[in-house]
Context: one part of a larger RNA
Molecule: small-subunit ribosomal RNA, central domain
Organism: metagenome
């Protein structure tokens, strides 16, 4: 608990569509639900509040008024907000012309490096450490050449470059598709902004089948190191890293900053697309729009610091915090093959 807050103190959902809700752009008309004014009525008595009066005051008791925040009818009033309908473009959207991108999916295809495997040359050591040692090696190992096998991953480019909603995406080449952005006409006419529930997506690890397995590397095995070493260091070395299909449903899923929209000094990078200006042409130089940095003014902030890509000033809509601990546990429910996940309290303690 009608309060104040979520960059770092307790709080943005891990993203994305989309349903209810809520919120919504300009000019007319109408009607009058909600608003706004008058007016009737009721709105019991007692109390309460104000005046005056009875007991010798007072509590207590009469009397008279006032209030009674509301309803119900009526009767206007029309700026707002709904509603109806008639109508604009500026918000949103489609059509056209363009150029960018590791955005997604599928199939193909390339070299370097690693490991094997055959063979040739070669001969004693290689390898690894802080130093060793396990270990390989005279059944010829390391090195080196040829040639073949296989599996992962794509150096330079490469870049606070660039695409996606987040998670993420980097060899090449073709097929299939999804946004975005930038002109510059023309049509739609508010068709929008957000989003409980639902629904998709979702690193890695794990799990299920089946498959693949070169490197690497939990588990585990030795060698060291150490007072001990279940570790750091070093030699092996299985899941798994791959793939195809189905689960899982979480991360520091982080910019620790939910979306949207308007507004509020500048500078200097550097992506994309244009207009000026300039030249034979790229450039240079001025400028629009969209992104992506950095530095800084006003403003904010406890402070760090944010700072037209707000954390400044404002409005919609959502999520979510409410003293540490117990605890993101138990209980239950739902979800999962299992692990687990989600949702989510108290005792009790400081």
């Nucleotide at each position: 608990u009608u309060g104040g807050g979520c960059g770092u103190a307790a709080a943005g959902g891990g993203c994305g569509u989309c349903u209810a809700g809520g919120c919504g752009g300009u000019g007319g008309u109408a009607a009058a639900a909600g608003u706004c004014a008058g007016a009737a009525g009721u709105g019991a008595a007692a109390g309460u509040c104000c005046u005056c009066g009875g007991c010798u005051u007072a509590a207590c008791c009469g009397a008279g008024g006032a209030a009674g925040u509301g309803c119900u009818u009526u009767u206007g009033a029309a700026a707002c907000u709904a509603u109806a309908u008639c109508a604009c473009u500026u918000g949103a959207g489609u059509a056209c012309g363009g150029g960018a991108g590791a955005g997604g999916g599928a199939a193909g295809c390339g070299g370097a490096a690693u490991u094997c495997c055959a063979a040739g040359u070669g001969u004693a050591g290689a390898g690894g450490u802080g130093a060793a040692a396990u270990u390989c090696g005279u059944a010829g190992a390391u090195a080196u050449u040829u040639g073949g096998a296989g599996g992962a991953a794509c150096a330079c480019c490469g870049g606070u470059g660039g695409c996606g909603a987040a998670g993420g995406c980097g060899g090449c080449u073709u097929c299939c598709u999804g946004g975005a952005c930038c002109g510059a006409u023309a049509c739609u006419g508010a068709c929008g902004c957000u989003a409980a529930a639902g629904c998709g997506c979702g690193a890695a690890a794990g799990c299920g089948u089946g498959g693949g397995g070169a490197g690497c590397a939990a588990a585990c095995a030795g060698g060291a190191u150490u007072a001990g070493a279940u570790a750091c260091c070093c030699u092996g070395g299985u899941a798994g890293u791959c793939c195809a299909c189905g689960c899982c449903g979480u991360a520091a899923a982080c910019g620790a900053u939910g979306a949207g929209u308007a507004c509020u000094a500048g500078g200097u990078g550097u992506u994309g697309c244009g207009g000026g200006u300039a030249u034979u042409g790229a450039c240079c130089c001025c400028u629009g729009c969209a992104g992506u940095g950095c530095c800084g003014c006003a403003g904010c902030u406890a402070a760090c610091g944010c700072a037209u890509u707000a954390a400044g000033u404002a409005c919609u809509c959502c999520g979510c915090c409410u003293g540490g601990g117990a605890a993101g546990u138990a209980c239950g429910a739902c979800c999962g093959c299992a692990a687990g996940g989600u949702u989510a309290a108290a005792a009790c303690u400081c």